[in-house]
A computed fold for a 149-nucleotide RNA, annotated as glmS glucosamine-6-phosphate activated ribozyme aptamer.
Of the family's consensus pairs, 86% are formed in the model.
The coordinates come from a structure-prediction model, not an experiment, and the mean pLDDT is 75.
Its Rfam family is "glmS glucosamine-6-phosphate activated ribozyme aptamer". Rfam links the family to the GO terms catalytic activity and regulation of gene expression. Rfam's curators write: This entry contains a glucosamine-6-phosphate activated ribozyme that is found in the mRNA for GlmS. GlmS is an enzyme that uses fructose-6-phosphate and glutamine to generate glucosamine-6-phosphate. Rfam classes the family as a riboswitch.
The sequence was found by an Rfam model in a public genome assembly.

RNA sequence: UUUUUAUAAUAAGCGCCAGAACCAAAAAAGGUUGACGAGGUUAGUAGUUAUCGAAGUUUUCGGCGGGUGCUACUACGGGUAACAACUCGUUAGAAUAUAUAUUAAAAAACAAAAACAAAAUUGUAACAGAGUAUAUAUUCAAGUAAGGA
Numbered sequence: 001u002u003u004u005u006a007u008a009a010u011a012a013g014c015g016c017c018a019g020a021a022c023c024a025a026a027a028a029a030g031g032u033u034g035a036c037g038a039g040g041u042u043a044g045u046a047g048u049u050a051u052c053g054a055a056g057u058u059u060u061c062g063g064c065g066g067g068u069g070c071u072a073c074u075a076c077g078g079g080u081a082a083c084a085a086c087u088c089g090u091u092a093g094a095a096u097a098u099a100u101a102u103u104a105a106a107a108a109a110c111a112a113a114a115a116c117a118a119a120a121u122u123g124u125a126a127c128a129g130a131g132u133a134u135a136u137a138u139u140c141a142a143g144u145a146a147g148g149a
Stems, first nucleotide, its partner, number of pairs: 014065004019061001020033004036053003042075007076089004082144002093140010109124004
């Protein structure tokens, strides 16, 4: 480094269900649905209905909890040998333009086996936007002391 086996762990557009809808049932008990992926984390506190599009237009309704977003402050760290300010977050200034990269997935359709059913699972082919990274170009920001010329 690779392979195999076993065990454990594995929610973060994530989890849950008192409403609602749906299924089943003589009744009771019960069952199902309840957001499709992309992107996203220095640490702490507080605040906040936390980015992007896809599908849909009859529930992706409604509610609860959580949360990698944003804002303010603090700490640490990078830009920077020191301090201050600013800015950013380990790929560690900002903005603009161009190019490249970053595999969308689900719904719908078709098919498969199982289920009383709702529904769920698997397979097939297609379809985003934002952000980010890299390269090039342009613009903006860049203080003080010490030291050197």